RNA sequence: GUAUUUUUAUAAGCGCCAGAACAGUUUAUCUGUUGACGAGGUCAGAGUUUAUCGAUAUUUCGGCGGAUGCUCUGUGGCAUGGUUAUUGUCAUAGAUAUUAAUUAAAAAUUAGUAGUGAUAUUAUAACAAAGUUAAUAUUAAUAACUUGA
Numbered sequence: 001g002u003a004u005u006u007u008u009a010u011a012a013g014c015g016c017c018a019g020a021a022c023a024g025u026u027u028a029u030c031u032g033u034u035g036a037c038g039a040g041g042u043c044a045g046a047g048u049u050u051a052u053c054g055a056u057a058u059u060u061c062g063g064c065g066g067a068u069g070c071u072c073u074g075u076g077g078c079a080u081g082g083u084u085a086u087u088g089u090c091a092u093a094g095a096u097a098u099u100a101a102u103u104a105a106a107a108a109u110u111a112g113u114a115g116u117g118a119u120a121u122u123a124u125a126a127c128a129a130a131g132u133u134a135a136u137a138u139u140a141a142u143a144a145c146u147u148g149a
Stems, first nucleotide, its partner, number of pairs: 014065004019061001020034005025028001037054003043074006075091005081146006094139009110123005
């Protein structure tokens, strides 16, 4: 480092429900159901809040909390000898271009399962965008010091 087993832990497009909608009955301030579909995303600390992308979804309404977003500072990588600072850009870590890879899921349909029901759940064809990764090509600032080649 890999594989297996055991134990523990596992909500992070995630959790919750006072509004709303819906179901049931014994009509009660009763009991329940729904309340975001996946892709992508975390150096550390502090601050901040309507935190990226798209979907055949459109109560995915409304609200609360959280959150990998953003800002600042620090640390670290790259900027073609080395060191430091500035500046730029990032966090296996410079920029641009091309190519390739990166299984979308839900809905709907069909067939089941659970429930009185709202509804939940299992199997099943397909269809994104952003980002990321890899390869190739081009390219990569200013100043000071140093003097390795």
Molecule: glmS glucosamine-6-phosphate activated ribozyme aptamer